[in-house]
Context: one part of a larger RNA
Molecule: small-subunit ribosomal RNA, 3' minor domain
Organism: Chloroflexota bacterium
RNA sequence: CACCGCCCGUCACGUCAUGGAAGCUGGUCAUGCCCGAAGCCGGUGUGCUAACCGCGAGGAGGCAGCCGUCCAAGGCAGGGCUGGUAACUGGGACGAAGUCGUAACAAGGUAGCUGUAGCGGAAGCUGCGGCUGGAUCACCUCCUU
Repeated sequence: CACCGCCCGUCACGUCAUGGAAGCUGGUCAUGCCCGAAGCCGGUGUGCUAACCGCGAGGAGGCAGCCGUCCAAGGCAGGGCUGGUAACUGGGACGAAGUCGUAACAAGGUAGCUGUAGCGGAAGCUGCGGCUGGAUCACCUCCUU
C1' cells in the first nucleotide's frame, strides 16, 4: 500500500473461560422427638454381709438387685451455611481471506450523538426531549489588515 479506504451487528464453524438452573450427591452446624450403655448422684433394699457395738438375739455400716435424674453413641424429622456434579440455557473473549446486509467515519449520501419509549434478521429505524463534539448558505456583532 491512503474511498477499490475504513468500519458495525446478526448468523455459521472452532477453542477457551464464565453466569443461571430442575435434578443427583457430599461436608458442617444447631433444633425437636424417640431410644438410652457405662458412670456419678438420689430413692428403695423382704436377698447377702469379715474386721464396729453387743454375752447373745440382734444392731450400725456396707453389697447385690430394683426404680429415678443427668448423659455418650444410635434412630427419625424438618431446617441454616457451604462444596461437587448436571439435562438445559444466557451472554463473553479469541480465531484464516465464511454468510447477510451497510449503521458509523466526507453534509458517509436521512448530520451525528444522547435520555426515554415502541418496533425490526442484523447492524438499526421511528416518536418526543436535549447537545454541537455539524457541513453549507445568508445576516448580525466584534477583532485584524